[in-house]
Context: one part of a larger RNA
RNA sequence: UUGGGUGUAAAGUGUGUGUAGGCGGUUACUUAAGUCUGUGGUCUAAGCCUGGAGCUCAACUCCAGUUCGCCAUGGAAACUGAGUUACUUGAGUAUGGUAGAGGCAAGUGGAAUUUCUAGUGUAGCGGUGGAAUGCGUAGAUAUUAGAAGGAACACCAGUGGCGAAGGCGGCUUGCUGGGCCAUUACUGACGCUGAGACACGAAAGCGUGGGGAGCGAAUAGGAUUAGAUACCCUAGUAGUCCACGCUGUAAACGAUGGAUACUAAGUGUCGGAGGAUCCGGUGCUGAAGUUAACACAUUAAGUAUCCCACCUGAGUAGUACGGUCGCAAGGCUGAAACUC
Numbered sequence: 001u002u003g004g005g006u007g008u009a010a011a012g013u014g015u016g017u018g019u020a021g022g023c024g025g026u027u028a029c030u031u032a033a034g035u036c037u038g039u040g041g042u043c044u045a046a047g048c049c050u051g052g053a054g055c056u057c058a059a060c061u062c063c064a065g066u067u068c069g070c071c072a073u074g075g076a077a078a079c080u081g082a083g084u085u086a087c088u089u090g091a092g093u094a095u096g097g098u099a100g101a102g103g104c105a106a107g108u109g110g111a112a113u114u115u116c117u118a119g120u121g122u123a124g125c126g127g128u129g130g131a132a133u134g135c136g137u138a139g140a141u142a143u144u145a146g147a148a149g150g151a152a153c154a155c156c157a158g159u160g161g162c163g164a165a166g167g168c169g170g171c172u173u174g175c176u177g178g179g180c181c182a183u184u185a186c187u188g189a190c191g192c193u194g195a196g197a198c199a200c201g202a203a204a205g206c207g208u209g210g211g212g213a214g215c216g217a218a219u220a221g222g223a224u225u226a227g228a229u230a231c232c233c234u235a236g237u238a239g240u241c242c243a244c245g246c247u248g249u250a251a252a253c254g255a256u257g258g259a260u261a262c263u264a265a266g267u268g269u270c271g272g273a274g275g276a277u278c279c280g281g282u283g284c285u286g287a288a289g290u291u292a293a294c295a296c297a298u299u300a301a302g303u304a305u306c307c308c309a310c311c312u313g314a315g316u317a318g319u320a321c322g323g324u325c326g327c328a329a330g331g332c333u334g335a336a337a338c339u340c
Stems, first nucleotide, its partner, number of pairs: 003312004007294002012308001014200004021193003025087002028084004033080002035076008049065006090190001091187003094183005102176007109153001114148007124135002161168002205246006214240002219235004257307006265285009289296002313340003322333004
């Protein structure tokens, strides 16, 4: 490489948009590049292959022959390609509805924590398995009133909804993306996938400037312990928040790439409609079938087709070296010796 695979054994890119490429619905005509077929040329010898012959057999030797490839030329027209023509079921548009934590920005609300101010009030509070560090007679904790500030939005809340994924949850307004259903009016294959490329991408981290209530890596102290650089406690910096820029990784998981078609049923739930039903999501149970088993089962891991990504014993190792990206941290690409 071929083959066989990728839910859990090695293996689906974190996700999308999309270039090249690959693949591609129905009808008619033309063409003849692919395809099929005839003829001719060429295809050194030996060898290989098929048939035969000779050394007693075999190896070996000899004879005959075909295939394949390339070139030229004649023909066929089903399929693929190319050109033209038409169609509507794939795809899209339009019109009318509709659900939603989809996104961005601005404004705003209440509960709670903390701090501050004032009042009441007096000796404790806090914390733990038990304590201590800590706070408190300079009046704490508790309680009442007021103020400030930051962050998050109880109940509703739901195998509920939306989004390509990451993700999205108080309320109001503005701007804005996508979906679904109905009508079947319009375009007429405009499609699927997608190497590179580009965009988005939790948390942590980085840069500059703000902000800082609570929480809290680091750090300090108190405990525990043989020790305790931990688990527990008291404090507490970065960070967590905002703006702009970078980073580009996760058990980025359904550990399951995308698209299309087909293949028993039953049942819950969300959205829509012309509502004994139909369409689109989201769950459970289960048939055939699949699977090593577990399980999957119209939301397939079933039956098929197309395209992409990836795997090929374990360790060494996602390391070294080189390249490339990054401010850095590091990311991407990615071995071998050697050992078993």